[in-house]
Overview
Predicted 3D model of a 72-nucleotide RNA (transfer RNA) from Methanofastidiosum sp. The source organism's lineage runs through Archaea, Methanobacteriati, Candidatus Methanofastidiosia, Candidatus Methanofastidiosales and Candidatus Methanofastidiosum. The sequence is in RNAcentral, with records from ENA. Rfam family: tRNA. Rfam classes the family as a transfer RNA. The prediction has a mean pLDDT of 82.
RNA sequence: GCCCUGGUGGCUUAGUGGUAUAGUGCCUGCUUGGUAAGCAGGAGGUCGCGGGUUCAAUCCCCGCCCAGGGCU
Numbered sequence: 001g002c003c004c005u006g007g008u009g010g011c012u013u014a015g016u017g018g019u020a021u022a023g024u025g026c027c028u029g030c031u032u033g034g035u036a037a038g039c040a041g042g043a044g045g046u047c048g049c050g051g052g053u054u055c056a057a058u059c060c061c062c063g064c065c066c067a068g069g070g071c072u
Stems, first nucleotide, its partner, number of pairs: 001071007010024003018055001026042005048064005
């Protein structure tokens, strides 16, 4: 330099055109003599950055950044 894969709440991830899912963690309540466990509720995401297409983009297109792998 070229090719491939990935970047989504604190962490691990699903989703693949119609304002994003689950687990875990966090907070509150119930329960307990008190914790833990269990149950219920809640907060937390400008979907890596910029631009384009579209009525509408996490998703499609272009460029760039970061991580991993391959080729020379």